[in-house]
A computed fold for a 72-nucleotide RNA from a Candidatus Sungiibacteriota bacterium, annotated as transfer RNA.
Its mean pLDDT, the model's own confidence on a scale to 100, is 81.
The sequence was found in a public genome assembly.
């Protein structure tokens, strides 16, 4: 110093242009039970960052950051 992959809730994962980013698990709160648990309800939370492109951007383009590999 070149290349290629990733980057979405606390975690793990989806949405490969279209309208309120969704689901599991974990958190809250309720029911529940003598008490805990199990189970049922409701609920909080997320697209790295700045620029493009477009009627619309998570997606498509770029330049940053950050993670991983790989070649010298």
């Nucleotide at each position: 110093g070149c290349c290629c992959c990733c980057g979405u809730a606390g975690u793990u994962c989806a949405a490969u242009g279209g309208a309120c980013a969704g689901a599991a698990c974990a958190g809250g709160g309720g029911c529940g039970u003598u008490c805990u648990a199990a189970g049922c309800c409701c609920u909080u939370g997320a697209u790295g960052u700045g620029g493009g492109u477009u009627c619309g951007a998570u997606u498509c383009c770029u330049a940053c950051c950050g993670g991983g590999g790989g070649c010298g």
Lineage of the source: Bacteria > Bacteria candidate phyla > Candidatus Sungiibacteriota.